Description:
Large-subunit ribosomal RNA, domain VI from a Bacillota bacterium, 249 nucleotides, folded computationally. Taxonomically the source falls in Bacillota (Bacteria, Bacillati). Rfam family: Bacterial large subunit ribosomal RNA. Its family is annotated with ribosome and structural constituent of ribosome in the Gene Ontology.

[in-house]
Context: one part of a larger RNA
């Protein structure tokens, strides 16, 4: 702006965008063809490259608030045990998230109209001619088909449900948050509650803590012990925080 209505969901698709690639092998077939040498096709099957989309179970990367080892200095008075700094001090691993080198999938099939071209019927022109009337076939190309956006499509669409003039239906502010995000926006939740934190359980990562015992002169080994510690993951649980309210309509 439109609308003799407002609202919440779900949608139609005018229109627009994306995609569209290529190679090798096998069968057809040692066939057609060819004197031989050689050697197809129509059609069918398989594998791969590059490119694209999605995803994180696998293989890996990163993983600076996870675990361990270790050097120097300082500190907790000393030992033991810890902390700080040194590029995360250095080194070895590594959950989630995000990723590719990983995994899955895609290009199509098919329909329509055509180009060059190949034809049918066929006159003008008693013949001939694919063309003049008429009718077929025919491209990785065109229009659909596949994927995405999409009613500012002002031509502003549709369906369902709710509200019926108000403390309305509904929406927002605010708050707890989020594989959502520059900010708006979007999504979940706000005590009639599992939204985040905590706690508990599980998963997962490190790799056998401290302390004690024991063996060794000692460094250290062994046992209690797959111990102790443990971000993001999956659940559970109102302990903490989402209080109370206000505005628009």
């Nucleotide at each position: 702006c439109a609308g003799c209505c407002g609202a919440g969901a779900c949608u139609u698709g005018a229109g627009g965008g994306g995609a569209g690639c290529c190679g090798c092998c096998c069968c057809u077939a040692g066939u057609a063809c060819g004197g031989g040498a050689g050697g197809a096709a129509c059609g069918g099957g398989g594998c791969g490259g590059a490119c694209g989309g999605a995803c994180c179970g696998c293989u890996g990367g990163c993983g600076u608030a996870c675990c361990g080892g270790u050097u120097g200095c300082c500190c907790c008075g000393c030992c033991a045990g810890g902390g700080g700094c040194a590029c995360c001090g250095c080194c070895g691993g590594g959950u989630a998230a995000c990723c590719a080198u990983g995994u899955c999938c895609g290009g199509a099939a098919c329909g329509g109209a055509u180009a060059a071209c190949c034809g049918c019927u066929g006159a003008a022109a008693g013949c001939c001619u694919c063309u003049a009337a008429g009718c077929g076939g025919g491209a990785a190309g065109c229009c659909g088909g596949c994927c995405c956006c999409a009613a500012g499509a002002u031509g502003a669409g549709g369906u369902c449900u709710c509200g019926u003039c108000a403390c309305c239906a509904g929406g927002g502010c605010c708050c707890a948050a989020g594989a959502a995000g520059a900010c708006g926006a979007c999504c979940u939740g706000g005590u009639c509650g599992a939204u985040a934190g905590g706690c508990c359980g599980g998963g997962g990562g490190u790799g056998u803590a401290a302390g004690g015992g024991u063996c060794g002169c000692a460094a250290g080994g062994c046992c209690c012990u797959g111990a102790g510690c443990c971000g993001a993951c999956c659940g559970g649980u109102a302990c903490u925080a989402a209080u109370c309210g206000c505005c628009c309509g």
Its mean pLDDT, the model's own confidence on a scale to 100, is 89.